The prediction has a mean pLDDT of 78. Bacterial RNase P class A from a Chthonomonadaceae bacterium, 331 nucleotides, folded computationally. The model forms 93% of the base pairs in the Rfam consensus. The source organism's lineage runs through Bacteria, Bacillati, Armatimonadota, Chthonomonadia and Chthonomonadaceae. Its Rfam family is "Bacterial RNase P class A". It is annotated as a ribozyme.
RNA sequence: UGAGCUGGUCGGACGGCGGCCCUGGCUCCGGCCAGGGAGGAAAGUCCGGACUUCAUUGGGCACAGUGCCCUGGGCAACCAGGGGCGGGGCGACCCGACGGACAGUGCAACAGAAAGCAGACAGCCCGUCAAAGCCUUGGCAAAGGCGGGUGAUGGUGAAACGGUGCGGUAAGAGCGCACCAGCGUCCUGGGUGACCAGGGCGGCUCGGCAAACCCCACUGGAAGCAAGGCCAAAUAGGGAGGCGCAAACCCUGCCCGGCGAGCCUCCGGGUCGGCCGCAUAGACAAAUCGCCGUACAAAAACAGAAUCCGGCUUAUAGACCAGCUCUCAAC
Numbered sequence: 001u002g003a004g005c006u007g008g009u010c011g012g013a014c015g016g017c018g019g020c021c022c023u024g025g026c027u028c029c030g031g032c033c034a035g036g037g038a039g040g041a042a043a044g045u046c047c048g049g050a051c052u053u054c055a056u057u058g059g060g061c062a063c064a065g066u067g068c069c070c071u072g073g074g075c076a077a078c079c080a081g082g083g084g085c086g087g088g089g090c091g092a093c094c095c096g097a098c099g100g101a102c103a104g105u106g107c108a109a110c111a112g113a114a115a116g117c118a119g120a121c122a123g124c125c126c127g128u129c130a131a132a133g134c135c136u137u138g139g140c141a142a143a144g145g146c147g148g149g150u151g152a153u154g155g156u157g158a159a160a161c162g163g164u165g166c167g168g169u170a171a172g173a174g175c176g177c178a179c180c181a182g183c184g185u186c187c188u189g190g191g192u193g194a195c196c197a198g199g200g201c202g203g204c205u206c207g208g209c210a211a212a213c214c215c216c217a218c219u220g221g222a223a224g225c226a227a228g229g230c231c232a233a234a235u236a237g238g239g240a241g242g243c244g245c246a247a248a249c250c251c252u253g254c255c256c257g258g259c260g261a262g263c264c265u266c267c268g269g270g271u272c273g274g275c276c277g278c279a280u281a282g283a284c285a286a287a288u289c290g291c292c293g294u295a296c297a298a299a300a301a302c303a304g305a306a307u308c309c310g311g312c313u314u315a316u317a318g319a320c321c322a323g324c325u326c327u328c329a330a331c
Stems, first nucleotide, its partner, number of pairs: 002326009013294006020037007039302001043313002046311005051224004063220005068083006084098001085096004099215002104213002106209002121154002123150007133140003162180006181205001183202008228276004238267006249260001250258002
């Protein structure tokens, strides 16, 4: 000098004018005054909790969440510090649902001959048919056809069934051997632990995806503020009592009777509606703003509460602070 990493803070300030919502006070009912009025994510609604209603003898199934270790905080979700393993970056540092793919089922586009009991397109090799051709005339033999061997070579792919070397072979191949890698298992040592280091043995050994179903372990009652609670019309219907039963209607032509119609009073439930739940913003899912000026390079990012709280994730112009890394240059 340029490019970055990590952690944190802000994301507009001041003044003037004008408006919107809520609360309180005053009022001559026209208004006036005072106070308050979005965020770091209010978002996604992904987790957990408060709160509310319902359920609750016990067990199981289903469903959902979580999934390396230690310590600490927290009711929990989760967070912090330190560490292990895997991956990325030259580095500061970053990312990881980080139990299981020898329980089972399933998936893999395109390319490629072949992609799940692998697979012969080219190539290489052998046999055979055939014969251009060659020479020492009875041998050698190219191209091509057919049959077979081969995963060493080429090409495709994210992935092609361990790597290197030697031997071996018609050519090849863990076919054999040495070393390395990896898997399984056992032992020793270190560590609180995840795990690490070393050694022995075995068969020579093919993977990926479980944030696909699934299996294992642990945890979890269900639904959610449209929860839920309170007050409470008109009309209709319900219940209780009285009248009807002194007269009239009905059973019933007459007498008695009638918890018959009808009328009155009271009660209770639901609906319309209102209030609470509900907040030091706050409901009608509706307010929380606009213009101008000043300084700075500029005033521009993402975005707008709906019961509340704690997390996670995602979006975010620009500015500032601290620590650190790499590059170049100079000393």